[in-house]
Parts: sequence; structure tokens; C1' cells
RNA sequence: AUUGAAAAGAGCAAACUUAUCGAAAGAUAGGGACGCAAAGUUAUGGGUCUAAAGCAUAAUUAAUGCCAUGAUUGCCAGAUUGCCAAUU
Repeated sequence: AUUGAAAAGAGCAAACUUAUCGAAAGAUAGGGACGCAAAGUUAUGGGUCUAAAGCAUAAUUAAUGCCAUGAUUGCCAGAUUGCCAAUU
């Protein structure tokens, strides 16, 4: 530097569920394992989700639409750090 076939030692933890927080998306902690060689970190670009506040419509306090400053790194890239083994 490349690769993850075999091996060993470690690691993370989807769905579901309990508690708490949040307007929601979702987050944190416990249980739990579908999977993961970066399923470590980072919202930088694209995607996706939400729509409290705001704006518009509206007209009776209801509803609808738009919008990220909210969320997602276990959607895809980028950046950055790193365990083990094999090969060069």
C1' cells in the first nucleotide's frame, strides 16, 4: 500500500420492548440481535424524514400548503482516526 478467503482476540447492535426527553421526525439508558471490517468520529455535498416557530390561504380559532434553523453517518459520497490477519 492492497485485500477481508480462512483464523484468533476484541467491538458495535436493526426490528421489537421498558423508562425518560421532544411538537414531530427522532434521541438517551436498560433488555434484545437483524446485521456490520470502520455499523468509529464528522451534517461538508447529495438523498430521505419531520414541520414546533414563521409565512401564505382561510375564517373561527379549526384546517390546508410552503419552509430547516430540527433529525438521520445502520441511505450514498467526502473528510479524518483505527483493531486483527493475509499478500506485496
A computed fold for an 88-nucleotide RNA from a Bacillota bacterium, annotated as c-di-GMP-I-GGC riboswitch aptamer.
Model confidence (mean pLDDT): 84 of 100.
The sequence was found by an Rfam model in a public genome assembly.
The model forms 91% of the base pairs in the Rfam consensus.
Taxonomically the source falls in Bacillota (Bacteria, Bacillati).